This is a predicted structure of a 1553-nucleotide RNA (small-subunit ribosomal RNA) from a Pseudomonadota bacterium.
Model confidence (mean pLDDT): 86 of 100.

[in-house]
RNA sequence: UUGAUGGAGGGUUUGAUCCUGGCUCAGGGCUAACGCUGGCGGCGUGUCUUAGCCAUGCAAGUCGUGCGGAGGGGGGAAACCCCCUCAGCGGCGGACGGCGGAGUAACACGUGGCUAACCUGCCCCUGGGAGGCGGACAACCCAGGGAAACUUGGGCUAAUCCGCCAUAUUGUCUCAGGAGGGUAUCCUUCUGAGAUGAAAGGGGGCCUCUGUUUACAAGCUCCCGCCCAGGGAGGGGGCCGCGUCCCAUCAGGUAGUUGGUGGGGUAAUGGCCCACCAAGCCUAUGACGGGUAGCCGGCGUGAGAGCGUGGCCGGCCCGAGGGGCACUGAGACACGGGCCCCACUCCUACGGGAGGCAGCAGGCUAGAAAAUUGGGCAAUGGGGGAAACCCUGACCCAGCGACGCCGCGUGGGGGAAGAAGCCCUUCGGGGUGUAAACCCCUGUCAGGGAGGACGAUGUCCUGGGAGGCGAAUAGCCUCUUGGGAUGACGGUACUCCCAGAGGAAGCCCUGGCUAACCUCGUGCCAGCAGCCGCGGUAAUACGGGGAGGGCAAGCGUUGCCCGGAAUCACUGGGCUUAAAGGGGAUGUAGGCGGUCGGGUGUGUCGGAUGUGUAAUCCAUCCGCUUAACGGAUGGGCUGCGUCCGAAACUACCCGACUAGAGGGCACCAGAGGGGAGCGGAACUCACGGUGUAGCGGUGAAAUGCGUGGAUAUCGUGGGGAACGCCAGUGGGGAAGCCGGCUCCCUGGGGUGUCCCUGACGCUGAGGUCCGAAAGCUGGGGGAGCGAAGGGGAUUAGAUACCCCCGUAGUCCCAGCCGUAAACGAUGCGGGCUAGCCGUGGGUUCCCGUUAGGGAAUCCGUGGCGCAGGGAAACCGGUAAGCCCGCCGCCUGGGGAGUACGCUCGCAAGGGUGAAACUCAAAGGAAUUGACGGGGGGGCGCACAAGCGGUGGAGCGCGUGGUUCAAUUCGUUGCUAACCGAAGAACCUUACCCGGGCUUGACAUGCCGGUAGUAUCCCUCUCGAAAGAGAGGGAGAUCCCCCUCUGGGGGAAGCCGGCACAGGUGCUGCACGGCUGUCGUCAGCUCGUGCCGUGAGGUGUUGGGUUAAGUCCCGCAACGAGCGCAACCCUCGCCCUUAGUUGCUACAGCGGGCAUGUCCCGGCUGGGCACUCUAAGGGGACUGCCCCCGAUGAGGGGGAGGAAGGUGGGGAUGACGUCAAGUCCGUGUGGCCUUUAUGUCCGGGGCUACACACGCGCUACAAUGGGCAGGACAGAGGGAAGCGACCCCGCAAGGGGGAGCAAAUCCCAAAACCUGCCCCCAGUUCGGAUCGGGGUCUGCAACUCGACCCCGUGAAGCCGGAAUCGCUAGUAAUCGCCGGUCAGCAAUACGGCGGUGAAUACGUUCCCGCCCCUUGUACACACCGCCCGUCACGCCAUGGAAGUCCCGAAUGCCUGAAGGCUCUACUUAUGUGGAGCUGAAGGCAGGCGGGAUGACUGGGGCGAAGUCGUAACAAGGUAGCCGUACGGGAACGUGCGGCUGGAUCACCUCCUUU
Repeated sequence: UUGAUGGAGGGUUUGAUCCUGGCUCAGGGCUAACGCUGGCGGCGUGUCUUAGCCAUGCAAGUCGUGCGGAGGGGGGAAACCCCCUCAGCGGCGGACGGCGGAGUAACACGUGGCUAACCUGCCCCUGGGAGGCGGACAACCCAGGGAAACUUGGGCUAAUCCGCCAUAUUGUCUCAGGAGGGUAUCCUUCUGAGAUGAAAGGGGGCCUCUGUUUACAAGCUCCCGCCCAGGGAGGGGGCCGCGUCCCAUCAGGUAGUUGGUGGGGUAAUGGCCCACCAAGCCUAUGACGGGUAGCCGGCGUGAGAGCGUGGCCGGCCCGAGGGGCACUGAGACACGGGCCCCACUCCUACGGGAGGCAGCAGGCUAGAAAAUUGGGCAAUGGGGGAAACCCUGACCCAGCGACGCCGCGUGGGGGAAGAAGCCCUUCGGGGUGUAAACCCCUGUCAGGGAGGACGAUGUCCUGGGAGGCGAAUAGCCUCUUGGGAUGACGGUACUCCCAGAGGAAGCCCUGGCUAACCUCGUGCCAGCAGCCGCGGUAAUACGGGGAGGGCAAGCGUUGCCCGGAAUCACUGGGCUUAAAGGGGAUGUAGGCGGUCGGGUGUGUCGGAUGUGUAAUCCAUCCGCUUAACGGAUGGGCUGCGUCCGAAACUACCCGACUAGAGGGCACCAGAGGGGAGCGGAACUCACGGUGUAGCGGUGAAAUGCGUGGAUAUCGUGGGGAACGCCAGUGGGGAAGCCGGCUCCCUGGGGUGUCCCUGACGCUGAGGUCCGAAAGCUGGGGGAGCGAAGGGGAUUAGAUACCCCCGUAGUCCCAGCCGUAAACGAUGCGGGCUAGCCGUGGGUUCCCGUUAGGGAAUCCGUGGCGCAGGGAAACCGGUAAGCCCGCCGCCUGGGGAGUACGCUCGCAAGGGUGAAACUCAAAGGAAUUGACGGGGGGGCGCACAAGCGGUGGAGCGCGUGGUUCAAUUCGUUGCUAACCGAAGAACCUUACCCGGGCUUGACAUGCCGGUAGUAUCCCUCUCGAAAGAGAGGGAGAUCCCCCUCUGGGGGAAGCCGGCACAGGUGCUGCACGGCUGUCGUCAGCUCGUGCCGUGAGGUGUUGGGUUAAGUCCCGCAACGAGCGCAACCCUCGCCCUUAGUUGCUACAGCGGGCAUGUCCCGGCUGGGCACUCUAAGGGGACUGCCCCCGAUGAGGGGGAGGAAGGUGGGGAUGACGUCAAGUCCGUGUGGCCUUUAUGUCCGGGGCUACACACGCGCUACAAUGGGCAGGACAGAGGGAAGCGACCCCGCAAGGGGGAGCAAAUCCCAAAACCUGCCCCCAGUUCGGAUCGGGGUCUGCAACUCGACCCCGUGAAGCCGGAAUCGCUAGUAAUCGCCGGUCAGCAAUACGGCGGUGAAUACGUUCCCGCCCCUUGUACACACCGCCCGUCACGCCAUGGAAGUCCCGAAUGCCUGAAGGCUCUACUUAUGUGGAGCUGAAGGCAGGCGGGAUGACUGGGGCGAAGUCGUAACAAGGUAGCCGUACGGGAACGUGCGGCUGGAUCACCUCCUUU
């Protein structure tokens, strides 16, 4: 440089992420089947199930040139000859071909070798030979038996039938000798001697030689055969190396077993068989047993390595109804041969017989499932024959099946801004769609007609020529050249002609994966589904339709295989926490193994050679029109054998070495192990003393102990167990573990030295030993503690947690057990790979007088950390880094460490260790949240402090509930409940009853009609009204045109009709909009950068500070946005401007009296100073001072100021949460309704009433009530209005009525103040209820208004548990106004002013919230999750008295055919007997497997069952492991262990300053 070749992932665990991990999909393939569909052809292919059973036909015969005969025909007078056919004798073939895969795990197969241990008919080559003699049995004849099949006896006869003799160099055997060869028992060859062994004829022709005689015989010649021997080719037998499935829950197997000697047998070796002898042989490198299976070339898949498979074709093996056996033969233990047994079927005259489709067709059965009882020997091949020829379901063809592969067609071009139909639609339109129609054209295939093969270069017949044998012009053979005959397929392929788009498209899919979307129906139904998952009223996921996507005579489904799956990992995985390191050691087999040298050549490498059949595969070329298919050539077949060569590495042998390992010597530390003795503190018991009323125990108690003297205290004594301080991420040990002191015995380790050995090593399946606690056996012991147990508490319960007792046990000896969170959840050994800081034990050096200090190094033990690793957390020279060696272990979760089996144990139980079934996950680490009966910091009328209430009463209002014809509807914890309602008697009104209307009460458009029409007025009938009906009167408008008195047309109106209106009908879980709430909380985010694989983090955390993510400082962050704050409104001070309707310091006027310096009236003038009004501005910013703070932010105090540190109040509500609320405010998608779910009207209801709740009002009284008198607001409202004032009425109100569209007039104050009464009483408190009488509004106050007057005068004497509001002009208290509104159920709501407090130590607690942190199995987020018993349904499964079935073997009994041995009689190739062996059958006990089984055990699954609450947060007693006991259940408790425990404190270490 060229060429060739070559590997894709996705879905699904989560709120999200990374990892682990399973499930699942996309691909390819099939001897397929099923569903829907189906035009043609070519080439292939077609019972995978019942090696189940078979009717019928066919599938192996042939030879007359081996032989005798029989029948028929022909010729002939006949003898006789010729032809055809037939059974028999005889020969060859029936051992091939064809079919199947039951058995077989084996030298069966594959591959490579060996056979010196062998055979081989027919075929080929070579040499030689065929002389003589004899004999029998079929056919046939005769006789007999039998239903049949068949058979018996007698007789005749031929041969290529059988026997004998001769010959035979070579053959075979024996003996002797020589030579050569071989790894070898030996082989080959030569010589000599002896013994032994052959044969068959048939056919054609001829007369050269001989003889008879003219044609024959002898003979000659040719052909086919025969015999002997040697060789070849091809075929086979036997042996060996290597390869060849699963189970170890199959671990030991074996008596002909292993070997030997001798023999038998065979073609041949051999224990193949037999006798005897010996006692071996196989096995963890898997014997034996069980299961499954024909093996291979190949085929499928795959990048490959592999994995799966063995259908068609080819090779080998095995089988022929099941089983056994031999005969014949070259070859068989023989598919279409034989004998016997068994099962089955058939025939039968019941005496006996016949049969074997796993040949081709075909049938039955089985099954999801697979064809014609076809044609032909024309070709290829096979058997026989000299040949013609015969036979051949091998084969060649045809038929059937879309079963597969391949090819073709169902038409081509034109044709509308685009028909109809159908679908969708926002109603405009869009889609189907150039699709169709229509026009032009073509003619494959199918159909009709005509012609018409290759396959036959063969074979046969018949002529000619040449050559060979030969005496020969016979004959035969070979070659060559003419003629004739011969094709199942088939009148097929192919070619041409004819006609006409005419006859020819379906299937699956359209949620993601995965390509393709709308509509309707349905409403967790019906259904879909490969996985995830769809369906509960708008479903791209169900069903239909339309449209679209994919493939196409097919398309889908199911099943199976490979792939994806690196998910068994050789290529190519893992084990701290995901599944996975054995509890620890020692050591066997095995695996692996230091340095140097030499040798060998095992592995290894190179070259050569043989083999690796053909087909298949690949490449090229070629043939069928193409392709599939087929042919040719080459490559390849990755393997095995042999020879030659190489010698680095491995191996082996030899020699050497010291760095691994071990030893010696010196020194050192230590809770290392075992035994014995000793000690003190504490505890308990006993005794004694002192002493008295309690002690003890808990959250609080009680049980318990104590006046019979406890507890307390002192003394004495006894007992058992454990060893405080020292004590330390200190030490030792392999691990478990080891802790007072002393002694004895004993293991290991470290350091130093560099003296010895010389690879002696590492690991370690099995094995063996050790092995906490609990537990077990026997014997001791027993103080304390303490399962079980008893009692007391707690509790709904309390089989617990707490308390009081307390038995096993805990302790010792001896023996078992063998398990733990036996953990560093990290196997052992070795090497390599930055550092820094501790600590234990040595050694060396340096400094120093000692004390001590420093450095280096080895061994141990810790912390942090680089590189690197890791999913991350983390690990990081003590690796989880980089490598080597060996062992153990893992392969989704549950079922289950369960069952069965085996094994160990006294038992408890341990070890080993499944499956059915079931799930779409189960997991690890980390992230963001949320949560915690976790922690830290902070805030809020959150608590506390305080004032007043609610909860009790009566009443008002609302709600639930109930009731009702209806009590319309919505709202339902906080965040519904004087809420929608800022006004339900009718109306409202949506509800109920009843009566009406139907183009409608209302909108728009179209069509038709209409002039006395619309409209207005009046009257009548029915009626409650609405409405229906009738009558009378008046009576039009606008536009256009015309011969304008008037007429015509149109609009409006009206009537009728059609589109449509209408709906407070449904869905707030289809929506817009608006709103509530967390919450005026301080938060929520973004860009860029940085960190992290990623979710995500950082920023926003930290230290301060603030009301505030407010600000400051720090910081891998720097900035920014939405929020906070400010800007806005209002109130508080001042100023400016302005001055009516406001105001009045000035003047005047009027009125009043108490005659004044008086009071009243803004009335008049003047004025705008003041108040006020309403517009603008100023003012406050921690600005100033002191202190604190860090010099900061800021905080504390102070000055000034009307006001301070956001001055008071308001408006303003981030990202979001609650599928929060509203379809009944309005809008709006969809659905529903259409003489009603619309609309009108009358009446009723929304006002019901045993109850329950919420919000209020009024009270319970003297800080009060009543009466009388007297003041002071603000903000509002007012014309169908507010209404002064006057009169009437006790009053509500009535009658008049000024003023006021309002800074002018009116509505219009109360608490308060003054005076008097009440005197603690259910009252002069309280006002409910009820009676009576009225007023007002209104069409109308019965249901169901408000108000007034008189009378009545209830409950209630301050409110249980509980609970609400409020931090200052606030609470409390007092009245006033407004909206809605005819009136009013308003005590509500929204505003306004008057009077006007108390308290806050503080943040432990309750509630809510913010920030940081921690744990989590939660994420619908703790109102979360979740465990076990029980109950119910379904499913699979274990045990089980047994019952039934199958299998292999063993022993014994009986024992067929046949074989072997012996034997009798006959001798004939004959008959019989005995023994052994032997299939099958029977009996027996076990073994292995399966089915079933009353009952029983647990397990799994199953929308809403029961009991509890075990676990997840410190889960409310931290959890878990082992063990033991107990308990409805989860579980509880004891003992030992673990952290995979939160929190606080302490200690230690590290890092930083």